Transfer RNA from a Candidatus Nanoarchaeia archaeon, 74 nucleotides, folded computationally.
RNA sequence: GCCACUUUAGCUCAGUUGGUUAGAGCACUACAUUGGUAAUGUAGAGGUCCGGAGUUCGAGUCUCCGAAGUGGCU
Numbered sequence: 001g002c003c004a005c006u007u008u009a010g011c012u013c014a015g016u017u018g019g020u021u022a023g024a025g026c027a028c029u030a031c032a033u034u035g036g037u038a039a040u041g042u043a044g045a046g047g048u049c050c051g052g053a054g055u056u057c058g059a060g061u062c063u064c065c066g067a068a069g070u071g072g073c074u
Base pairs, nucleotide, nucleotide: 001073002072003071004070005069006068007067010026011025012024013023019057028044029043030042031041032040050066051065052064053063054062
């Protein structure tokens, strides 16, 4: 220098051919349970989906320009 992939909750990750409320597990908070803790159960909180622009009635999803990371080639 070139190519591919990844970026969504505190962490690890789903998200179907673009479609109307953005999800799961763990963690966290409250409550229940216990003599008490752990475990378990119920409920809750937590996100401008890496940044910007574009296409569209509508973008986490498509296109373009960037950023960071991983792998490969020279």

Background: Rfam family: tRNA. It is annotated as a transfer RNA. RNAcentral holds the sequence, with entries from ENA. NCBI's taxonomy places the organism under Archaea, Nanobdellati, Nanobdellota, Candidatus Nanoarchaeia.